[in-house]
RNA sequence: GCCGGGGUAGCCUAGUAGCAAGGCGGUGGGCUGCAGACCCGCUUUACGUCGGUGCAAAUCCGACCCCCGGCU
Repeated sequence: GCCGGGGUAGCCUAGUAGCAAGGCGGUGGGCUGCAGACCCGCUUUACGUCGGUGCAAAUCCGACCCCCGGCU
């Protein structure tokens, strides 16, 4: 330099045009002699940046940034 994959909440992961979902974590409570496990509720300002297409974009297109792999 070229090719491919990826970037979604504090962390992991789903969603591939129309409501952004689940788990972990955090927090309050139940249970317990205490804690853990388990159960219930609550919690999160999350779609890498900018622009384009479109009634509508996390999703499609372009450029750029970052991470991973391959080729030379």
The RNA shown here (transfer RNA) has 72 nucleotides and comes from Hadesarchaea archaeon YNP_N21. RNAcentral holds the sequence, with entries from ENA. It matches the Rfam family "tRNA". Its family is annotated with triplet codon-amino acid adaptor activity in the Gene Ontology.